[in-house]
RNA sequence: GGGCUGUUGGAGUAGCGGUCAACUCACCUGAUUCUCAAUCAGGAGAUCACGGGUUCGAAUCCCGUACGGCCUAC
Numbered sequence: 001g002g003g004c005u006g007u008u009g010g011a012g013u014a015g016c017g018g019u020c021a022a023c024u025c026a027c028c029u030g031a032u033u034c035u036c037a038a039u040c041a042g043g044a045g046a047u048c049a050c051g052g053g054u055u056c057g058a059a060u061c062c063c064g065u066a067c068g069g070c071c072u073a074c
Base pairs, nucleotide, nucleotide: 001072002071003070004069005068006067007066010025011024012023013022018056027043028042029041030040031039049065050064051063052062053061
């Protein structure tokens, strides 16, 4: 350099064109407890890496860019 692939809350993942983007852990509040932990109830948090395109409609399809991974060539 070429090819393939990944990027979604603080962390780990799901979500094969149409719902309020879901789950676990963590975090916050309350209950329980002498306190802590555990348990229970509730809550906040991601405009889906960035820019464009296709479409009535895009996290999802296409192109480019950035960063990471794998393979390959000199």
RNAcentral holds the sequence, with entries from ENA. A computed fold for a 74-nucleotide RNA from Paractinoplanes brasiliensis, annotated as transfer RNA. The organism belongs to Paractinoplanes, within Bacteria. Model confidence (mean pLDDT): 82 of 100.